Annotation:
Small-subunit ribosomal RNA, 5' domain from a metagenome, 505 nucleotides, folded computationally. The coordinates come from a structure-prediction model, not an experiment, and the mean pLDDT is 86. The full RNA is in RNAcentral, with records from SILVA. Its Rfam family is "Bacterial small subunit ribosomal RNA".
[in-house]
Context: one part of a larger RNA
RNA sequence: GAAUGAACGCUGGCGGCAUGGAUUAGGCAUGCAAGUCGAACGGAGAGAUCCCCGCAAGGGGGUCAAUCAGUGGCGUAAGGGUGAGGAACGCGUGAGGAAUCUGCCUUCGGGUUCGGGACAGCCCCGGGAAACUGGGAUUAUACCGGAUGCGGUUGCCCGUCGCAUGGCGGGCGGACCAAAGGAGCAAUUCGCCUGAAGAGGACCUCGCGUCCGAUUAGCUUGUUGGUGGGGUAAUGGCUCACCAAGGCUGUGACAGGUAGCUGGUCUGAGAGGAUGGUCAGCCACACUGGGACUGAGACACCGCCCAGACUCCUACGGGAGGCUGCAGUCGAGAAUCUUCCGCAAUGGGCGCAAGCCUGACGGAGCGAUGCCGCGUGAGGGAUGAAGGCCUUCGGGUUGUAAACCUCUGUCACCCGGGACGAAGUCAGUGACGGUACCGGGAGAGGAAGCACCGGCUAACUACGUGCCAGCAGCCGCGGUAAUACGUAGGGUGCAAGCGUUAUUC
Numbered sequence: 001g002a003a004u005g006a007a008c009g010c011u012g013g014c015g016g017c018a019u020g021g022a023u024u025a026g027g028c029a030u031g032c033a034a035g036u037c038g039a040a041c042g043g044a045g046a047g048a049u050c051c052c053c054g055c056a057a058g059g060g061g062g063u064c065a066a067u068c069a070g071u072g073g074c075g076u077a078a079g080g081g082u083g084a085g086g087a088a089c090g091c092g093u094g095a096g097g098a099a100u101c102u103g104c105c106u107u108c109g110g111g112u113u114c115g116g117g118a119c120a121g122c123c124c125c126g127g128g129a130a131a132c133u134g135g136g137a138u139u140a141u142a143c144c145g146g147a148u149g150c151g152g153u154u155g156c157c158c159g160u161c162g163c164a165u166g167g168c169g170g171g172c173g174g175a176c177c178a179a180a181g182g183a184g185c186a187a188u189u190c191g192c193c194u195g196a197a198g199a200g201g202a203c204c205u206c207g208c209g210u211c212c213g214a215u216u217a218g219c220u221u222g223u224u225g226g227u228g229g230g231g232u233a234a235u236g237g238c239u240c241a242c243c244a245a246g247g248c249u250g251u252g253a254c255a256g257g258u259a260g261c262u263g264g265u266c267u268g269a270g271a272g273g274a275u276g277g278u279c280a281g282c283c284a285c286a287c288u289g290g291g292a293c294u295g296a297g298a299c300a301c302c303g304c305c306c307a308g309a310c311u312c313c314u315a316c317g318g319g320a321g322g323c324u325g326c327a328g329u330c331g332a333g334a335a336u337c338u339u340c341c342g343c344a345a346u347g348g349g350c351g352c353a354a355g356c357c358u359g360a361c362g363g364a365g366c367g368a369u370g371c372c373g374c375g376u377g378a379g380g381g382a383u384g385a386a387g388g389c390c391u392u393c394g395g396g397u398u399g400u401a402a403a404c405c406u407c408u409g410u411c412a413c414c415c416g417g418g419a420c421g422a423a424g425u426c427a428g429u430g431a432c433g434g435u436a437c438c439g440g441g442a443g444a445g446g447a448a449g450c451a452c453c454g455g456c457u458a459a460c461u462a463c464g465u466g467c468c469a470g471c472a473g474c475c476g477c478g479g480u481a482a483u484a485c486g487u488a489g490g491g492u493g494c495a496a497g498c499g500u501u502a503u504u505c
């Protein structure tokens, strides 16, 4: 000098764009953050309408139907948060999988048959303070059995290809493996099963790179390899039995400390050094530890089970909970915001659709936290006014500065108009927002501070103080004439900021 997610002191007019819990991965009141589908299903049903009986009150039946708990489907593995752990194929980069899986989506082929028994809701009866729970009946695109098998899996053979285990194609024989219906008058459409291919995604393996110290020098028994079982979508000591005795290490093993990694960011002429907040990719975690279930996908932030700590309810028998989602609260801290508006846009989930949900997101609010822009007026004006300060008492300086005159109208203020963002072939649809912007109006009115002035370093005098009080980044100032302390006048620098502290280069 540059920089910062900064903080502190003094000061503070406006706008745009960014940015804001870095410490206790400490504890959390409250609300919201994942639902949706009635065109899968049985039911309940506000309301509307029609028919029958009846004088009426009322009773019975049909159609349409908002909405609703339950069964079922898809989603809840995404999106959002955090950086605790982890020195690792975790990340980065390059390659491999002939050792693999893949819901929804796209393309292509084939199929969609016959039956059965349950369980919720519901009803009736119980238990319990509650959470919840026992007995009886019932539907389906829920569950189960059979049929069919273009085909797929499995065994053998042939051809072809390959760096090897082997891949691909064809043939043969047995065995095993499917399915679900809904809407519509219909045409048709949305589905379902099976196979092939694709896209996107996931998993695994390897080369190279990836912090500190040797005051850590030896480490290892599933350890290293083999054979064979098991397990997985799949390779593999992944696991187990048996066999062998190996494997790593001064090119730093093992142990310890520290740390999420990267694109990037800061600095620097560069080389390099430092760093990884916001944004983007990957990883890891979800009160702490462990475990599996479901599923295409999880060992699952707002799912389940067990144990633990903590908090809450209780009729003392027993139960409930997890903000490292958005706001908000307490604590600790130098320190970090609103318990706001909207689904209008973009995107996501569900749905044939209408649409519903979405603290993702779009916006507004707060903070000079940063960057950028603008303003606090412009021109004229010497009796060089008054006042202040200095003085050699002549004067000098503040100083064209002010007053005064003539103007201008940015920002702020008032009045009027008023968007783009809307894309959905039509219509309708804007949170922001009566905002931005445009036109008009009034009036210099409402808007300047902070640090420094001994040298480095730009800017000097007076008074007070008297090695005191104090200053200080370094050198050093202060003990009676202090340009170095304090105040004042003056000056220098930067400016809605200026200084200080901390950290990096």
Base pairs, nucleotide, nucleotide: 001505002504003503004502006501007500008499009498010497013374014373015372016371017370018369019367020366026330027329028328030327031326032325035074036073037072040071041070043068044067047064048063049062050061051060052059053058081285082284083283090210091209092208093207094206095205096204097203100202101201102200105198106197107196108195109194110193111192112191113146114145115144116143122136124135125134126133127132151177152176153175154174155172156171157170158169159168160167161166181190182189183188211257212256218248219247220246223245224244225243226242227241228240229239230238260282261281262280263279264275265274266273267272287308288307289306290305291304310321311320312319313318338364340363341362342361346360347358348357349356350355377407378406379405380404387398388397389396390395411446413441414440415439416438417437421432449494450493451492452491453490454475455474456473460489461488462487463486464485470477471476